[in-house]
Context: one part of a larger RNA
RNA sequence: AGACGGGGACCCGCACAAGUGGUGGAGCAUGUGGUUUAAUUCGAAGAUACGCGAAGAACCUUACCUGGGCUUGACAUCCCGAGAAUCUCCCAGAGAUGGGGGAGUGCUAGUUUACUAGAGCUCGGUGACAGGUGCUGCACGGCUGUCGUCAGCUCGUGUCGUGAGAUGUUGGGUUAAGUCCCGCAACGAGCGCAACCCUCGUCCUUAGUUGCCAGCGGUUCGGCCGGGCACUCUAAGGAGACUGCCUUCGUAAGGAGGAGGAAGGUGAGGACGACGUCAAGUCAUCAUGGCCCUUAUGUCCAGGGCGACACACGUGCUACAAUGGGGAGGACAAUGAGAGGCGAUACCGCGAGGUGGAGCAAAUCUAUAAACCUGUUCUCAGUUCGGAUUGUAGUCUGCAACUCGACUACAUGAAGCUGGAAUCACUAGUAAUCGUAGAUCAGCUAUGCUACGGUGAAUACGUUCCCGGGUCU
Numbered sequence: 001a002g003a004c005g006g007g008g009a010c011c012c013g014c015a016c017a018a019g020u021g022g023u024g025g026a027g028c029a030u031g032u033g034g035u036u037u038a039a040u041u042c043g044a045a046g047a048u049a050c051g052c053g054a055a056g057a058a059c060c061u062u063a064c065c066u067g068g069g070c071u072u073g074a075c076a077u078c079c080c081g082a083g084a085a086u087c088u089c090c091c092a093g094a095g096a097u098g099g100g101g102g103a104g105u106g107c108u109a110g111u112u113u114a115c116u117a118g119a120g121c122u123c124g125g126u127g128a129c130a131g132g133u134g135c136u137g138c139a140c141g142g143c144u145g146u147c148g149u150c151a152g153c154u155c156g157u158g159u160c161g162u163g164a165g166a167u168g169u170u171g172g173g174u175u176a177a178g179u180c181c182c183g184c185a186a187c188g189a190g191c192g193c194a195a196c197c198c199u200c201g202u203c204c205u206u207a208g209u210u211g212c213c214a215g216c217g218g219u220u221c222g223g224c225c226g227g228g229c230a231c232u233c234u235a236a237g238g239a240g241a242c243u244g245c246c247u248u249c250g251u252a253a254g255g256a257g258g259a260g261g262a263a264g265g266u267g268a269g270g271a272c273g274a275c276g277u278c279a280a281g282u283c284a285u286c287a288u289g290g291c292c293c294u295u296a297u298g299u300c301c302a303g304g305g306c307g308a309c310a311c312a313c314g315u316g317c318u319a320c321a322a323u324g325g326g327g328a329g330g331a332c333a334a335u336g337a338g339a340g341g342c343g344a345u346a347c348c349g350c351g352a353g354g355u356g357g358a359g360c361a362a363a364u365c366u367a368u369a370a371a372c373c374u375g376u377u378c379u380c381a382g383u384u385c386g387g388a389u390u391g392u393a394g395u396c397u398g399c400a401a402c403u404c405g406a407c408u409a410c411a412u413g414a415a416g417c418u419g420g421a422a423u424c425a426c427u428a429g430u431a432a433u434c435g436u437a438g439a440u441c442a443g444c445u446a447u448g449c450u451a452c453g454g455u456g457a458a459u460a461c462g463u464u465c466c467c468g469g470g471u472c473u
Stems, first nucleotide, its partner, number of pairs: 007473007015463002019426005026318008034309002042053002064304007073129001077128002079125005086103007107118004131293002134291003141286001142282003145278001147276001152191006158167003171182003197270004202239007211229001216226003242264001245258005320419001324378003328374003337366002341360002346355003385416001390411007432455007
């Protein structure tokens, strides 16, 4: 000078408390451990690994295993030789690959032709080399997690101290904040805080192939047409909030209340993460030092595996029902996506789906929102709850659904009657609940992830205690 203390003082945070809903019990999905296996590729490991890398493992992916092949190589540059490139057919084979046949002889330059040279591509050869998802994240770059959006971390000059260092940054107040004020051997400054950026909330201007009987006319009744941009909306620009005003407390900073206002004291949300910590994570995104392999640790192919299953854990989905289940009718969104794509009306099928193709490169076309409301049925039961599992028959994608796809119909109907110890999230348009869309993607294991809107609560006395953090001592 720090760190730590079951030392002290003060202060924060869904940290506790007050509430709401879960997890832990069941079935299934998914990740992990373990075990098994020829292989079950690798990484991630308290918080900060475990629906994580993976925004999509049937082949491919793929790195793993078994078997079959290749050796200047699947890929790059250089040298030599030959040939147009290219297209297509047959045979053997699981394919990689090997063998054979046919069509075809281009471009640029020299140049009448012939011929030669060059570019590009293919085949063969030679060695320099290629190649490695092989090792080391404890050699590194870059990127990332965490403490933590916590309020801190430092420097120059001066002063004090023999020195390490101190001071400033402590103190009294205040704040979300080292935020600001006052004081002070300190005076200033930097990185952080805040603001500047984006979205939402109000209004105005500009602009109207979306919207509107708002006012008029027509109407096959649909903003459909004429017509108009007033409103809604869309998108660009601007205004608006500053403790500015009032009362009150205070020396001040600032606090409490009020007015006006769409919004009030950082308006709500996002992006933004100081010095550093964990030899934290990643050599498998990429890049890279060193080491290692070089007829193999490289590379091509077929099949298998990553999907195994006594078991254990994490994260989820669906339930256990009557504020519910079934069937009938009716209403209201927002985001985003769409050309080998989204696909309407119509017809066929119980259905998944099929036939067909209007319209749309989309404010102009495509997708039933669901919870909800109305009336009806079930009457507390392992049930008209619940849907696992299994059988049969199908649909679709794809070269191919056996290992190992999704979906449909009929049949089957398991566990489960609210879950021990323990434990998690959340303070408002939040929790809870209800659907919708997108990325990846042929298809899908999505109940995941990322967005979007609909309905819409309860509670916070307080800081003694648990956890984490900050300041002084």

Description: Predicted 3D model of a 473-nucleotide part of an RNA (small-subunit ribosomal RNA, 3' major domain) from an uncultured prokaryote. Rfam family: Bacterial small subunit ribosomal RNA. The coordinates come from a structure-prediction model, not an experiment, and the mean pLDDT is 85. The RNAcentral record of the full RNA draws on ENA and SILVA.